A computed fold for a 140-nucleotide RNA from a Bacillota bacterium, annotated as c-di-AMP riboswitch aptamer (ydaO/yuaA leader). The sequence was found by an Rfam model in a public genome assembly. NCBI's taxonomy places the organism under Bacteria, Bacillati, Bacillota.
RNA sequence: GUCAUAUGUUGGCUGAAUCCACUUGUUGAGUGGAACGGGGGACAAAAAUUUUUCCGGGGUGAAUCAGGCAUUCCUGUAGGGCUCUUACACCUUUUAGCCCGAACCCGUCAACUAACCUCGUAGGCCGCAAGAAAGGUGGC
Numbered sequence: 001g002u003c004a005u006a007u008g009u010u011g012g013c014u015g016a017a018u019c020c021a022c023u024u025g026u027u028g029a030g031u032g033g034a035a036c037g038g039g040g041g042a043c044a045a046a047a048a049u050u051u052u053u054c055c056g057g058g059g060u061g062a063a064u065c066a067g068g069c070a071u072u073c074c075u076g077u078a079g080g081g082c083u084c085u086u087a088c089a090c091c092u093u094u095u096a097g098c099c100c101g102a103a104c105c106c107g108u109c110a111a112c113u114a115a116c117c118u119c120g121u122a123g124g125c126c127g128c129a130a131g132a133a134a135g136g137u138g139g140c
Base pairs, nucleotide, nucleotide: 011126012125013124014123018034019033020032021031022030023029024028035121036120037119038118039117040116056109057106058105059104060103065076066075067074068073079100080099081098082097083096088138089137090136091135092134093133094132095131
C1' cells in the first nucleotide's frame, strides 16, 4: 500500500416495518401509545337469471403475461426500483444509464363495503461507477 473478514459509530437504499413512554430480575426482555401498512366485515349501488364448487378459490408483493426450446434454461414484457444536475430538503415529469420482474401464505372459504373486529412493524443490502433538463412545495 492492497485484499478479505469481524465489531462499533455515522450516512444511505429496498420495504408498511418507525418514533415515544413506562416497567424490569436492566445493555436484554416485556407492556402501552402514536404513526405507517395488511386482512375480515352491512345497506346502497353494481352485477347476475344459469350456473359455479379439482381445470377449486383467495391473499401479501412491482413481480404479470407471451414466445422459444438445447426445460429448472433463454429472450422479451405489464409493472417496480436506484442514480450525480437545475444552491438546500422533499415531491412530480422527461431524458441518459444501471438493476428487479421473486418468494411465500390461507385451506374449500372471503366481490365492494360505514360502524366494528383483527394482524404486522421484518428481512436483505451499500466503496467508486456515473449524466442532463422542467415544474411545484417548504425551510434558510